[in-house]
Context: one part of a larger RNA
RNA sequence: GAGUAACGAAAAGAUGGGUGAGAAUCCCAUCCGUCGAAAGCCUAAGGUUUCCAGAGGAAGGUUCGUCCGCUCUGGGUUAGUCGGGACCUAAGGCCAGGCUGAAAAGCGUAACCGAUGGACAACAGGUUAAUAUUCCUGUACCGCCCGGUUAACUGAAGGAAUGACGAAGAAGGCUAGCCGGAGCUGCUGAGUGGAUUGCAGUUCAAGCGCAAAGGCGGGCAUGUAGGCAAAUCCGCAUGCUUAAACGCUGAAGCGUGACGACGCAAGUUUGGUGAAGCCAGGCUUCCGAGAAAAGUUUCUAGGGUUAAUUAACCGGGUGCCCGUACCGCAAACGGACACACGUAGGCGAGGAGAGAAUCCACAGACGCGC
Numbered sequence: 001g002a003g004u005a006a007c008g009a010a011a012a013g014a015u016g017g018g019u020g021a022g023a024a025u026c027c028c029a030u031c032c033g034u035c036g037a038a039a040g041c042c043u044a045a046g047g048u049u050u051c052c053a054g055a056g057g058a059a060g061g062u063u064c065g066u067c068c069g070c071u072c073u074g075g076g077u078u079a080g081u082c083g084g085g086a087c088c089u090a091a092g093g094c095c096a097g098g099c100u101g102a103a104a105a106g107c108g109u110a111a112c113c114g115a116u117g118g119a120c121a122a123c124a125g126g127u128u129a130a131u132a133u134u135c136c137u138g139u140a141c142c143g144c145c146c147g148g149u150u151a152a153c154u155g156a157a158g159g160a161a162u163g164a165c166g167a168a169g170a171a172g173g174c175u176a177g178c179c180g181g182a183g184c185u186g187c188u189g190a191g192u193g194g195a196u197u198g199c200a201g202u203u204c205a206a207g208c209g210c211a212a213a214g215g216c217g218g219g220c221a222u223g224u225a226g227g228c229a230a231a232u233c234c235g236c237a238u239g240c241u242u243a244a245a246c247g248c249u250g251a252a253g254c255g256u257g258a259c260g261a262c263g264c265a266a267g268u269u270u271g272g273u274g275a276a277g278c279c280a281g282g283c284u285u286c287c288g289a290g291a292a293a294a295g296u297u298u299c300u301a302g303g304g305u306u307a308a309u310u311a312a313c314c315g316g317g318u319g320c321c322c323g324u325a326c327c328g329c330a331a332a333c334g335g336a337c338a339c340a341c342g343u344a345g346g347c348g349a350g351g352a353g354a355g356a357a358u359c360c361a362c363a364g365a366c367g368c369g370c
Base pairs, nucleotide, nucleotide: 013031014030015029016028017027018026032367033366034365035364040347041346042345046327047326050325051075052074053073054072055071056070060068061067080141081140082323083322084321085320087118088117092113093112098107099106100105122139123138124137125136126135142319143318144317145316146315147314148313149312150311151310152309153303154302158299159298160297161296162295166286167285168284169283172279173278174277177273178272179271180270181269182268186199187198203260207256208255209254210253214249215248216247217246218241219240220239221238222237223236224235226234227233262267287290333342334341350360351359352358
């Protein structure tokens, strides 16, 4: 320079009360304002205690501060079913043998590791200051072990099928959600005549039964040079038969669950709209021809001889390790900052509208720390 610029989005505060030594700034109330495909809710990554409670007032907080993501003390994360492991494989990695190299080392088969994929059994309500599909209540399911009953040979690390997948498009059946009518309930009206106005009217999984819009597949017999051995399985061939049975799959609906839960109470009915969600790994068309393995089913090789073992049902028991707090479009993540920037996924009411645009506004959250 200078007590100058600045104090980080122009969403906005005001009043009253409280606490306190002290209040524009903390708490409460009432108005006002802002967002509302977000500035709301859930969750991945990342952070790692920032979560909750009590106390505090040096420093941090661009002012203040009785307040805080700050300081001190104490507390908090509960799982057979959620996510991961005790299952599987992809890219990729690491590689026994092996090849190469003077060496260091490089490459690479089997194997193994490796989710962003496959497989896989739990829902509703309540509860804490702080956790909950984890605790509690109610009702389920899965694996394993034991016992009983009934029935039956079992069975690959091998074969086969399935798992199993592209793009575009169209139609149908539903549901969530939303809107309206009638009925009923509570509140408002009320400082008590009535009416208008405004709010609410709900409920899961599993199991069982009924039933089902649809979608897919013909069935049987014989033969068999293929499927590295075998096969009754698959494939292939031939014959007979059928045009609908039958089988598989399949959302939604109804009853039950529920004499429960939720609600102060009512807790019915009817119509419309309607998904990008479900049926659906569906259907149609097309060419650029669109993971693998486990799992499941089946076939034998093998094993076994009347005891093992397997299956169904019933009863009893059992259930390991890790994560779980909190933030998560942000003052807690990445940006040196309590930074107008960036950050994957899901939900995302209503009126107008083609629309997730835009404007108004529910629930909810905020008024951006002079």

A computed fold for a 370-nucleotide part of an RNA from an anaerobic digester metagenome, annotated as large-subunit ribosomal RNA, domain III. Its Rfam family is "Bacterial large subunit ribosomal RNA". Gene Ontology terms of the family: structural constituent of ribosome and ribosome. Model confidence (mean pLDDT): 81 of 100. The RNAcentral record of the full RNA draws on SILVA.